SAM riboswitch aptamer (S box leader) from a Limisphaerales bacterium, 118 nucleotides, folded computationally.
It matches the Rfam family "SAM riboswitch aptamer (S box leader)". About the family: The SAM riboswitch is found upstream of a number of genes which code for proteins involved in methionine or cysteine biosynthesis in Gram-positive bacteria.
Model confidence (mean pLDDT): 79 of 100.
The source organism's lineage runs through Bacteria, Pseudomonadati, Verrucomicrobiota, Verrucomicrobiia and Limisphaerales.
It was read from a public genome assembly, where an Rfam model found it.
RNA sequence: UGCUCAUCGAGAGUGGUCGAGGGACUGGCCCAAAGAAGCCACGGCAACCGAUUGCGGCGCGUUUCGCAGUGUCCAGGUGCCAAUUCCAGCUCGGACGACGGGUUCGAGGAGAUGAGAA
Numbered sequence: 001u002g003c004u005c006a007u008c009g010a011g012a013g014u015g016g017u018c019g020a021g022g023g024a025c026u027g028g029c030c031c032a033a034a035g036a037a038g039c040c041a042c043g044g045c046a047a048c049c050g051a052u053u054g055c056g057g058c059g060c061g062u063u064u065c066g067c068a069g070u071g072u073c074c075a076g077g078u079g080c081c082a083a084u085u086c087c088a089g090c091u092c093g094g095a096c097g098a099c100g101g102g103u104u105c106g107a108g109g110a111g112a113u114g115a116g117a118a
Stems, first nucleotide, its partner, number of pairs: 001118001003116006013042005021031003025089004043081003047078003050073003053068005058061001085110001090108007
């Protein structure tokens, strides 16, 4: 870097440094000199990897699936700590609406994170 699979309506920030941007992209809308991004320190969260209990399902597995408020636990690894992935976008379909081409829902696509194999 691309591929496969899973998840994305929950959760969690202070100080220092620096000095104008940031929220992927485009549009919107926000955040920001009462200090953006980056970097450093300390802290926190718990999505995945990890551990584990009960009940249920079945193909009866020293294994798999579902449920239990995100079942519960840990915080080692990756990750995360404004706003649903901040909202929409591009494609397809359903419902409504009625000729203004719109509203809404679902799926895909895009993006992010993890796990796996290259």